[in-house]
RNA sequence: AGAGUUUGAUCCUGGCUCAGAACGAACGCUGGCGGCAGGCCUAACACAUGCAAGUCGAACGACGUAGCAAUACAUAGUGGCGCACGGGUGAGUAACGCGUGGGAAUGUACCGUUUAGUGGGGGAUAACUUCGGGUAACUGGAGCUAAUACCGCAUACGCCCUUCGGGGGAAAGAUUUAUCGCUAAACGAUCAGCCCGCGUGAGAUUAUGGUAGUUGGUGGGGUAAUGGCCUACCAAGCCUACGAUCUCUAGCUGGUCUUAGAGGACGACCAGCCACACUGGAACUGAGACACGGUCCAGACUCCUACGGGAGGCAGCAGUGGGGAAUAUUGGGCAAUGGGCGAAAGCCUGACCCAGCCAUGCCGCGUGAGUGAUGAAGGCCUUAGGGUUGUAAAGCUCUUUCGCCGAUGACGAUAAUGACGGUAGUCGGAGAAGAAGCCCCGGCUAACUUCGUGCCAGCAGCCGCGGUAAUACGAAGGGGGCUAGCGUUGUUCGGAAUUACUGGGCGUAAAGCGCGCGUAGGCGGCGCAGCAAGUCAGUGGUGAAAUCCCGGAGCUUAACUUCGGAACUGCCAUUGAAACUACUGCGCUGGAAUCUCAAAGGGGAUAGCGGAAUUCCAAAUGUAGGGGUGAAAUCCGUAGAUAUUUGGAGGAACACCGGUGGCGAAGGCGGCUAUCUGGAUGAGUAUUGACGCUGAGGCGCGAAAGCGUGGGGAUCAAACAGGAUUAGAUACCCUGGUAGUCCACGCUGUAAACGAUGGAUGCUAGUUGUUGGGGGGUUCCCUCUCAGUGACGAAGCUAACGCAUUAAGCAUCCCGCCUGGGGAGUACGGCCGCAAGGUUAAAACUCAAAGAAAUUGACGGGGACCCGCACAAGCGGUGGAGCAUGUGGUUUAAUUCGAGGCAACGCGAAGAACCUUACCAGGCCUUGACUUGUCCUUUUUGGAUUGCAGAGAUGCGAUCCUUCACUUCGGGUGGGAGGAACACAGGUGCUGCAUGGCUGUCGUCAGCUCGUGUCGUGAGAUGUUGGGUUAAGUCCCGCAACGAGCGCAACCCUCGUCCUUAGUUGCCAUCAUUCAGUUGGGAACUCUAAGGAAACUGCCUGUGAUAAGCAGGAGAAAGGUGGGGACGACGUCAAGUCAUCAUGGCCCUUACGGCCUGGGCUACACACGUGCUACAAUGGCGGUGACAAUGGGCAGCGAGCGCGCAAGCGUCAGCCAAUCCCUAAAAACCGUCUCAGUUCGGAUUGCACUCUGCAACUCGAGUGCAUGAAGCUGGAAUCGCUAGUAAUCGUAGAUCAGCAUGCUACGGUGAAUACGUUCCCGGGUCUUGUACACACCGUCCGUCACACCAUGGGAGUUGCUUCUGCCUUAAGCAGGUGAGCCAAUCUGGCAGCCUACCACGGCAGGGGUAAUGACUGGGGUGAAGUCGUAACAAGGUAGCCGUAUCGGAAGGUGCGGCUGGAUCACCUCCUU
Repeated sequence: AGAGUUUGAUCCUGGCUCAGAACGAACGCUGGCGGCAGGCCUAACACAUGCAAGUCGAACGACGUAGCAAUACAUAGUGGCGCACGGGUGAGUAACGCGUGGGAAUGUACCGUUUAGUGGGGGAUAACUUCGGGUAACUGGAGCUAAUACCGCAUACGCCCUUCGGGGGAAAGAUUUAUCGCUAAACGAUCAGCCCGCGUGAGAUUAUGGUAGUUGGUGGGGUAAUGGCCUACCAAGCCUACGAUCUCUAGCUGGUCUUAGAGGACGACCAGCCACACUGGAACUGAGACACGGUCCAGACUCCUACGGGAGGCAGCAGUGGGGAAUAUUGGGCAAUGGGCGAAAGCCUGACCCAGCCAUGCCGCGUGAGUGAUGAAGGCCUUAGGGUUGUAAAGCUCUUUCGCCGAUGACGAUAAUGACGGUAGUCGGAGAAGAAGCCCCGGCUAACUUCGUGCCAGCAGCCGCGGUAAUACGAAGGGGGCUAGCGUUGUUCGGAAUUACUGGGCGUAAAGCGCGCGUAGGCGGCGCAGCAAGUCAGUGGUGAAAUCCCGGAGCUUAACUUCGGAACUGCCAUUGAAACUACUGCGCUGGAAUCUCAAAGGGGAUAGCGGAAUUCCAAAUGUAGGGGUGAAAUCCGUAGAUAUUUGGAGGAACACCGGUGGCGAAGGCGGCUAUCUGGAUGAGUAUUGACGCUGAGGCGCGAAAGCGUGGGGAUCAAACAGGAUUAGAUACCCUGGUAGUCCACGCUGUAAACGAUGGAUGCUAGUUGUUGGGGGGUUCCCUCUCAGUGACGAAGCUAACGCAUUAAGCAUCCCGCCUGGGGAGUACGGCCGCAAGGUUAAAACUCAAAGAAAUUGACGGGGACCCGCACAAGCGGUGGAGCAUGUGGUUUAAUUCGAGGCAACGCGAAGAACCUUACCAGGCCUUGACUUGUCCUUUUUGGAUUGCAGAGAUGCGAUCCUUCACUUCGGGUGGGAGGAACACAGGUGCUGCAUGGCUGUCGUCAGCUCGUGUCGUGAGAUGUUGGGUUAAGUCCCGCAACGAGCGCAACCCUCGUCCUUAGUUGCCAUCAUUCAGUUGGGAACUCUAAGGAAACUGCCUGUGAUAAGCAGGAGAAAGGUGGGGACGACGUCAAGUCAUCAUGGCCCUUACGGCCUGGGCUACACACGUGCUACAAUGGCGGUGACAAUGGGCAGCGAGCGCGCAAGCGUCAGCCAAUCCCUAAAAACCGUCUCAGUUCGGAUUGCACUCUGCAACUCGAGUGCAUGAAGCUGGAAUCGCUAGUAAUCGUAGAUCAGCAUGCUACGGUGAAUACGUUCCCGGGUCUUGUACACACCGUCCGUCACACCAUGGGAGUUGCUUCUGCCUUAAGCAGGUGAGCCAAUCUGGCAGCCUACCACGGCAGGGGUAAUGACUGGGGUGAAGUCGUAACAAGGUAGCCGUAUCGGAAGGUGCGGCUGGAUCACCUCCUU
């Protein structure tokens, strides 16, 4: 000191979370020792038992014990002092309670100092004795007695009262001395009471409020003392926005924790103060109490009881129960310190000192040290080699802290006295011996692998892990952290500048009141003088001690303790200073205001007037339509509309001018005229002299809608009605139409009331428009200046966008407002309103985001440009029929599997009768059909023929032929065969979402990137955009870019022209020859196959920018990439393939492997795709018989000849092929048929055959004869093709025993059309909007249904609390009375009775608060519910705000407003 988390990425805003420290803690796991501290935070709940306050015989009498006695000891009682301290607790208290600093009207036992005195009397009374009452507690009568107990009298320096004359008041003795006491008074000390300034929680949803002894005065009373403290009378005050009263919470402080600090939170232990003592009330005694271990009364509770009555108060120390997550011993001692009494010895002391329990915390120590590699074993991982645990262990050599055993033994007390304690310490001994765990290992955050699990079990502080390869769950190995502890939970501060004083913000993220006037308050121009409140400086007092900090010291160290210092940031007093602020006084003119003149304006109010238009009415002309829409219909019209003309009525609004033009505080304001009226501006300087700015509350104004009353009502138009649209259409569109829209008066008080930007003042570059003034000049213009209103821009600011003298810049002052999203601008309460509603304004609960700006993409029923058989223009098809083939579905024992929009479906399959074959049924095999290795046996292995059983695999045989190699000839080696066991083989089993490879597709589309530089905080941009051009990111030009790469093109193959070379098997013009290029011969031509040439916008003209290029032309076989092919950028689709192959993981192993027979893949109601053949005359049939190219051929092609109607068969020549064969090309041409289900069409079926093959039943192809189905050109829709193309015609090949209508090639004949780019589809570039980024197959809204959660209302119900009035009134004090009682002298005392006050209680009525409540309202949350589609793109009707109304719902519509609307056009302005 920061980090994680919103996004595809970025920057910002903003919340949530984490890392730190702390604790009177608790819980989980674990646990060796010591020191020092701490230890009921909850029930101020109830308490058994013991102890916690006594002491004095030197105040007194008496009794008892001991003693012969003197006397001593002990004690109940009288008396004195103490019990008001010490100890506990924090309920109450928001207060002079506490803190701090002052003050005057006081008291003070014991203590100190001082002064004076202590004379003389008296009557009682407890104890005791006796007689009683009572269970007890206790108590009554009578009698005796003492005092330092009580009471007079005397005295009075001082003391008190006073009317200033006077009056009043004291004492105690004890003792042998000494001494201790006693009384009065003064002073001091200590302690206590009282008063005041300031400070010390929250809530205004507690406010026009509170208060009747209330505020003040006078008289009196009371107190130690002031005072409404109390009382009588008088007055009507007093407190309060600087927060009264009320409600809730809380003991306050020194301090503690945290923090850089300022702050924030807390108030255990220790210390100061306060309050309380079962609850409430009360007084007595006393120096002091309204009294924790005193009294009285009332109440609740507990206990005793003989039922009559009594006793009690642990919030003292222990302890018990209870509550709780949770907190200790019914210990020792007065040895020390301190306290009470006492002359003292001493007694008492749960204060205190110690010990016990508890890892509760802090601190210290230990659990061993050194050496030890074969890097042991075991574990784990592994690429199988090794690595790691790991010098770790073992082993060897040492040490002994702590603990254990034994011995000795303190300080605390300088004389006596030691609970602690035989403790601390010291010495000796044995022995590595008795002593390590907890959490974590995805990122934050240090630390990684294997196995198990398979969105399960589980984890999680946040983000998030887990759906078969999990470093995130569980386990293990390893590692990291801390360590007698470690984690978790809770709480506080920090980080959080996330309440911002230090130290934040408000255009768009949350946030400027809709606007003004103005009260309180805050702030305020220039000069001089004064004052000294603020301010500053000095000094003094205080700020308790402890704590914190610094420096020492003492425990072995530390924690801890202790000494000294500093500090305690504060308050008070006093002395001084006078700059600034305040205050006072005197001035000033710059701020502000007034005055004079000028001039602009939709500023406001009232009255009147005007024309155009709409509608209506009347009349006229006139006839069949009009109106409306995307298209229609409702509607109006033959009862005469619309149209046209004239006249009239009535209401509302003011075209053009009109303009980022004007005015106004805002809302807002627009025809003309008049009247009244507000404000601003310029010029002039005349007047006043700071009169100013802001403005909580308050007051006023305030669009539209809406409300009330009364008018008015033309248009438009919520609601409503009808017509359309639609799946529906409570909408958009249309026809109507009521409130309303208008006026007057009154209310409402809100809007995207916006510049989303509060007001005022000053300062800080410019340029250019425009409105209203003024000045100067060289006057159709230029320039200076003031006030407004726009645009662009410097510095600066900003997260960016942007703002920029009209600031969002730099500063000052004042006000308002914000603090994550949702819940919610909602509920409740208050105020306002006739209502609608407005205003003020929460919480529970829930999420980890919500959001701003900008970036790159993608998308748009956004825009611009461009391309493509994309459309259009054409030609031919498919979709209808029959058949073939593939698929779906169904069926089946099986119908094996895969492929699924384009980019699956004549696809894998270039060919399923067996085989193939993966599927099914049945029968068999188990180291296996196949690979490698080990062992044993055998070296008779291979082939042919054949028998039996069997469906076959297989099993059992027979015959014949052939027969191992090298050999050192012992046997060995190699090979083969058989057998055994084990490693293993095998799997077309799963996962193409674990993969490689290969492939499809966008797309042969023109794109995709990089380096350096530059710009930007950044993501990114630039380059690659722009102007042209191209098939092309092709090229040219320009440009903060300059270059480069992968793509394009070219290089490759082929076709087209020519040349050269070479002429066999090919060719034949010339010369011979033949049936025939057959044979001579020829090398010209064709052809073959090798090499070359040729095309490059090269030439010309035009155009273009002088470029790139384009258009035309010449020449050329070919002309602008000449045609075709191969070639496929970065990437997309988790595209396809585990069944071509390879391969990780998983699964099977007498089976999911292997062999065989048969079946199936060929099924068939049906649906789809791709084809073939047709429907006929551009044809069928018959005939004639011309012209190709590519290919293939030895288990082959097979001529010719013969046979057969034919498929074919027989025979056999040639050919390993430019030689022979397949091989006949077919369309063409001629004839016929003449529009028919035909001489079209050939399905289907019957019979008879052929071929292949072990075998054609399921299930092949072909032939002949016979049969002769559907079908007469095909709905919606849809496909291909731009030239040697479509169409049409045949031919060949692969696969193949046989089997193409498929596929791949080949040639023959050979068209039509393209105006063009509006539209459909796909693609490219630029731009724009976006709430999308698994990217529009996106996102997302509301009702309804279900589950859960919290909450509002609610007839009420039940508690708690508080107030008011009344009733009753205990104890008590006060007043009155007091015939009764009491002793002495007395102005005496007491009982009793009456009265006032009064606790508890009772009655009645208010206020507040909490819980609960049938039912009810909305809200939130919830992988896959329903209905729609509102919003995001112009979201398909732009959206949103306010208001009104309507509707299942989102929502629709009306009125006014906003741009936070896309697109196009125009205007204005600006930049270059």
Overview: Small-subunit ribosomal RNA from an uncultured bacterium, 1472 nucleotides, folded computationally. RNAcentral holds the sequence, with entries from ENA, Greengenes and SILVA. The coordinates come from a structure-prediction model, not an experiment, and the mean pLDDT is 84.